This is a predicted structure of a 100-nucleotide RNA (Glycine riboswitch aptamer) from a Pseudomonadota bacterium. The model forms 86% of the base pairs in the Rfam consensus. Its Rfam family is "Glycine riboswitch aptamer". Rfam links the family to the GO term glycine biosynthetic process. The coordinates come from a structure-prediction model, not an experiment, and the mean pLDDT is 81. The organism belongs to Pseudomonadota, within Bacteria. The sequence was found by an Rfam model in a public genome assembly.

[in-house]
């Protein structure tokens, strides 16, 4: 110097799914004991998504009762469904190890 692997609160890219329904609270408007509308506030309900995390399984392997073992697959516990945040993964940089 190059390549591979691992790490990294560095940088860039990064999808999907109701800003649904109702109550309460607050603001505005109309007008009068109520109605409309907004809230990125709060509570509940239903529907939905999969790419934080988590869980499950094949081939295969073993000491073959049973166990080991994968995901972007599956499940949705968690998380998410306006913006923001987060975000598997990819690229660059940096650090370390190994090889030439």
């Nucleotide at each position: 110097u190059u390549g591979u692997c691992a790490g990294u609160g560095a940088c860039g890219g990064g999808a999907g799914a109701a800003u649904c329904c109702g109550g309460c609270u607050g603001g505005a408007c109309c007008a009068u004991u109520g109605g409309u509308u907004c809230a990125c506030g709060u509570c509940g309900g239903u529907g939905c998504c999969g790419a934080a995390g988590g869980a499950g399984c094949a081939a295969c392997c073993g000491c073959c009762c049973c166990g080991g073992u994968a995901a972007a697959c599956u499940c949705u516990c968690a998380g998410g469904c306006g913006c923001a945040a987060g975000g598997a993964c990819c690229g660059u940089g940096c650090u370390g190890a190994c090889a030439a």